[in-house]
RNA sequence: UAUAAGAAAAGCCAAUCUUGUUGCGAAGCAAGCGCGGAAAGUUAUGGGUCUCUUGUAGAUCGCCAGACUGCCGAC
Repeated sequence: UAUAAGAAAAGCCAAUCUUGUUGCGAAGCAAGCGCGGAAAGUUAUGGGUCUCUUGUAGAUCGCCAGACUGCCGAC
């Protein structure tokens, strides 16, 4: 020095569930909890899975992969 590895420190996110709310729905959003995560940040680009009004339609990135970006920096 680092697109290193992942200790420590500072922080971060937040499963499931509960309450409210939006949606036909999958599911999303807000608050609380804390299962867990080194990208559990963003992106629907490819695949998978899911929904329905079955389409030139939606949902899911904490399902897998790709792309872009980011904190610290021991052995």